The prediction has a mean pLDDT of 75. Bacterial small signal recognition particle RNA from Negativibacillus massiliensis, 99 nucleotides, folded computationally. It is recorded under the gene name ffs. NCBI's taxonomy places the organism under Bacteria, Bacillati, Bacillota, Negativibacillus.
[in-house]
RNA sequence: AUGUUGGUCCUGUGCGACAGGGUUCCAUGAACCAUGUCAGGCGGGGAACCGAGCAGCAUUAAGUGGCAACUUCUGUGCGCCGCAGGUAACCUGCAUUUC
Numbered sequence: 001a002u003g004u005u006g007g008u009c010c011u012g013u014g015c016g017a018c019a020g021g022g023u024u025c026c027a028u029g030a031a032c033c034a035u036g037u038c039a040g041g042c043g044g045g046g047a048a049c050c051g052a053g054c055a056g057c058a059u060u061a062a063g064u065g066g067c068a069a070c071u072u073c074u075g076u077g078c079g080c081c082g083c084a085g086g087u088a089a090c091c092u093g094c095a096u097u098u099c
Base pairs, nucleotide, nucleotide: 001096002095003094004093006091007090008089009086010085011084012083013082014081015079016078017076018075019074020073021072022070023069024068025066026065027064028063034059035058036057037056042051043050044049
């Protein structure tokens, strides 16, 4: 100096870690513009009853919170963990040649 193996490097991909979102579960959660039941009162009726329906209660919606799990989604110059590819440079091993 040349060739070549491997590594650093780059890209893709898989896995993990971290962070965030989602789903489930639990709790809470509606003066009226959710549902059910509707005391009282109101209305109709001779009456029996009927009607609409406030408060209350219950079940929940949107929302909020909790820890746990879930099947998931997104991201990361987090890993050096796996696989594949890339070629400019650097390092390294081997081989050859020259001085």